[in-house]
RNA sequence: GGGCCGUUAGCUCAAUUGGCUAGAGCACCUGCUUUGCAAGCAGGAGGUCGAGGGUUCGACUCCCUCACGGUCCA
Numbered sequence: 001g002g003g004c005c006g007u008u009a010g011c012u013c014a015a016u017u018g019g020c021u022a023g024a025g026c027a028c029c030u031g032c033u034u035u036g037c038a039a040g041c042a043g044g045a046g047g048u049c050g051a052g053g054g055u056u057c058g059a060c061u062c063c064c065u066c067a068c069g070g071u072c073c074a
């Protein structure tokens, strides 16, 4: 330098060939339970979907550029 894959909540990951207000587990907070802690049960908060543009009535999803990570080739 080139090819391919990935980037979504604090962490690990989903999202059915573009369509209602983007979800799960763990973690966090509150309550119940306990003498207390843990576990369990119930509820809650937390996201400019890596950045910027483009296409479209409508973009996490399609296209382009850039950044970062992984991998292969040179």
Base pairs, nucleotide, nucleotide: 001073002072003071004070005069006068007067010026011025012024013023019057028044029043030042031041032040050066051065052064053063054062
Transfer RNA from a Patescibacteria group bacterium, 74 nucleotides, folded computationally.
Rfam family: tRNA. From the family's description: Transfer RNA (tRNA) molecules are approximately 80 nucleotides in length. It is annotated as a transfer RNA.
RNAcentral records the identical sequence in 2 taxa.
The organism belongs to Bacteria candidate phyla, within Bacteria.
The coordinates come from a structure-prediction model, not an experiment, and the mean pLDDT is 81.